Predicted 3D model of a 105-nucleotide RNA (SAM riboswitch aptamer (S box leader)) from Oceanobacillus alkalisoli.
Model confidence (mean pLDDT): 83 of 100.
Its Rfam family is "SAM riboswitch aptamer (S box leader)". Gene Ontology term of the family: regulation of gene expression.
It was read from a public genome assembly, where an Rfam model found it.

[in-house]
Formats: sequence, C1' cells, structure tokens
RNA sequence: UUCUUAUCCAGAGAGGUGGAGGGACUGGCCCUAUGAGACCUCGGCAACAGGCUUUUUUAGUACUGUGCCAAUUCCAGGAGCAUGCAUUUGCUCAGAAGAUAAGAA
Repeated sequence: UUCUUAUCCAGAGAGGUGGAGGGACUGGCCCUAUGAGACCUCGGCAACAGGCUUUUUUAGUACUGUGCCAAUUCCAGGAGCAUGCAUUUGCUCAGAAGAUAAGAA
C1' cells in the first nucleotide's frame, strides 16, 4: 500500500514551545492572534488485540500493543417520499469515501 472483518448519535483537556492556518476530499457550515495545525509534558477516555480475574456462554480489569480527547465521521455527496417560488426544508433507506482495530497478502 491492497484485501477481509468489526465499529463509528457514547466517552475524555490542562500547561509549554511555536506562530497561521485547521476541521481527509468537494460544497456548506464551523474553529482559530482570547493563538490554528504540529511537537513536548502531564492528565484523561476507551475493552479492538494480548495479558490477568471470572464464567457454560460471558463479564470485568487501562497491566501491555494500538487508538482517541470541538461540533454524530460537524452536515451533505446516491435514491425515494413529503413540502415548496426555489438550487428550499424535513424524513426514510442504502452505499461510497474516510477513521480506528484485528487478520491476511
């Protein structure tokens, strides 16, 4: 990097460095000099895999490996229904894309 499987309306931030962008993409909307992303320190959330405890199934536990800590994956991206002046608004369903984990090549 690719493939497979599972999950994605829950949860969890302070300080420092630094100085302009960030929220994957496109559109919207939002965050941001009252300091973005990034990095560091500390703190926290979370049972995916391993370990440990328990159990018939399973449940528990942050010890290990990851992950995560603005907004539902921030919303939409396709189709249908309703509404409407509308390229509007609302609802339903499915998928794509993305993220994370485990496994495989």